[in-house]
């Protein structure tokens, strides 16, 4: 210098003027209510607040169990309240490298199921081609047509039942034989483990697919802040079915057995109400220092935390500055260069995204104008 890989901050400032909400103080108004107008004060969204895809906290129902189904995750070892999340390692794959990708249990427990093409698609397959025989022809080179070995060699296919040499054989074949990969299986070494390494043995050889069904192995009660609670307040019943120990109806997530509570229920039509107020925001919280750990992560101290709407506010616009992009520098701005040109100053115009709270965290995913900092790699060149 030029090409990347990782990881991490920022998400413009600063003030004048309108303008929303929430809470305070003042004042007025008032149907006295936690009501309503004005003024002033003090505060008001994020890195994703988003999808809501996972997990937990909180609430409320239910806890008397079993069996049967259901979803869910799936290398190993931590971490963590929990997780499909992280962080380290292990196999596999890519890249010269830094590094990145993996829905990564199980196909000798069982079923399915594999399209087109091909002669076959799974205890596979004679289309061609090799051989051997028998018939027949014959211009002796062969040809044709039958019966039968045969998977080495063509095609075909995502996939064709190991690979190279040899022996053997009409021709061939793991038919045998070395050597290599591969599978299975004993030992022996490291590793907490995933797995690695080494030595023998077996049989020649085993096809894929579990995001098919299924088998192991672990984990799962339901609903959700419109939870759930008080408080005012306002209404109006009527018909019809089923049922009170011969049990309707509900509850134990589905069913099924069991328990349990039980006098009411359920369809229709008709009628009211939709305020307030807790929940509510300080919590597995942030930020630094030490300290253990390779890391996520933990411990300890200090310090620091001013959204809480409810038809749902946080916004509009000028100024100044900074940030970026583009043009300009008019008797040619400055600096470096022979120069194209780059740096740097000043002006003018442009540009600033993606998207908001709603009970409260912890991941995941996705959007996103730019800017800036650290670590690493390779590649040229200079000392």
């Nucleotide at each position: 210098u030029g090409a990347g890989u990782c990881g991490g901050u920022c998400a413009g400032g600063c003030g004048g003027c309108c303008g929303c909400g929430u809470c305070g103080a003042g004042c007025c108004c008032u149907u006295c209510g936690g009501g309503g107008a004005c003024u002033c004060g003090c505060c008001g969204a994020g890195g994703a607040a988003c999808g809501u895809c996972c997990g937990g906290g909180c609430u409320c129902c239910a806890c008397a169990g079993g069996g049967c189904a259901c979803g869910g995750u799936g290398g190993u070892g931590g971490c963590u309240a929990a997780c499909g999340g992280c962080c380290a390692c292990c196999c596999g794959g890519g890249g010269u490298g830094a590094c990145c990708c993996g829905c990564g249990g199980g196909a000798c427990a069982g079923u399915g199921c594999c399209a087109c093409a091909g002669a076959a698609a799974g205890u596979a397959g004679a289309c061609c081609g090799c051989c051997u025989u028998c018939g027949g022809c014959u211009c002796c080179g062969g040809c044709c047509g039958g019966a039968g070995g045969u998977c080495a060699g063509g095609g075909u296919g995502a996939a064709a039942g190991g690979g190279u040499g040899g022996u053997g054989u009409a021709a061939g074949a793991g038919a045998c034989c070395a050597c290599c990969a591969g599978c299975g299986u004993g030992c022996c070494g490291g590793g907490u483990g995933a797995c690695c390494g080494g030595c023998g043995c077996g049989g020649c050889u085993a096809g894929g697919u579990a995001a098919a069904c299924c088998c192991c192995a672990c984990c799962g009660g339901g609903a959700g802040c419109a939870a759930g609670g008080u408080c005012a307040g306002a209404c109006a019943g009527c018909a019809c079915g089923c049922g009170u120990u011969c049990g309707a109806g509900g509850g134990c997530g589905g069913c099924c057995c069991g328990c349990c509570c039980g006098a009411g229920c359920g369809u229709g039509c008709g009628g009211g109400u939709a305020g307030a107020c807790c929940g509510c925001u300080g919590g597995a919280g942030g930020u630094g220092g030490c300290c253990g750990g390779c890391a996520a992560c933990g411990g300890c101290c200090a310090c620091c935390c001013g959204a809480g709407a409810u038809g749902g506010a946080u916004g509009g616009u000028c100024g100044c500055c900074a940030c970026c992009g583009u043009c300009g520098c008019a008797g040619u701005g400055c600096c470096g260069g022979c120069a194209a040109c780059g740096g740097c100053g000043c002006g003018a115009c442009g540009g600033g995204a993606c998207a908001g709270g709603a009970c409260c965290c912890g991941g995941c995913g996705u959007a996103u104008c730019g800017a800036c900092c650290g670590a690493c790699u390779c590649a040229u060149c200079c000392a």
Predicted 3D model of a 383-nucleotide RNA (Bacterial RNase P class A) from Ornithinimicrobium murale. Taxonomically the source falls in Ornithinimicrobium (Bacteria, Bacillati, Actinomycetota, Actinomycetes). It was read from a public genome assembly, where an Rfam model found it. The coordinates come from a structure-prediction model, not an experiment, and the mean pLDDT is 76. Its Rfam family is "Bacterial RNase P class A". By type it is a ribozyme. Gene Ontology terms of the family: ribonuclease P activity, dimeric ribonuclease P complex and tRNA processing.